[in-house]
RNA sequence: GCGGGAUUAGUUGAGUGGCUCAACGUAUCCUUCCCAAGGAUGAGACACGGGUUCGAUCCCCGUAUCCCGCU
Numbered sequence: 001g002c003g004g005g006a007u008u009a010g011u012u013g014a015g016u017g018g019c020u021c022a023a024c025g026u027a028u029c030c031u032u033c034c035c036a037a038g039g040a041u042g043a044g045a046c047a048c049g050g051g052u053u054c055g056a057u058c059c060c061c062g063u064a065u066c067c068c069g070c071u
Stems, first nucleotide, its partner, number of pairs: 001070007010024004018054001026042005047063005
């Protein structure tokens, strides 16, 4: 230098052109004498910038970081 892959709540993962899902964690409440465990409810994320589209986390282009291969 070239090619390929990955990037999604605090963490680990799923997912799809029309509502973004789960587990753990976290907040409040219930239960308990207290803790733990259990239950209920909530907050919390699509790496960044453009483009296409009625609509983009998803498709296209570029950038960034990481991984793999080639030279």
Molecule: transfer RNA
Organism: Candidatus Uhrbacteria bacterium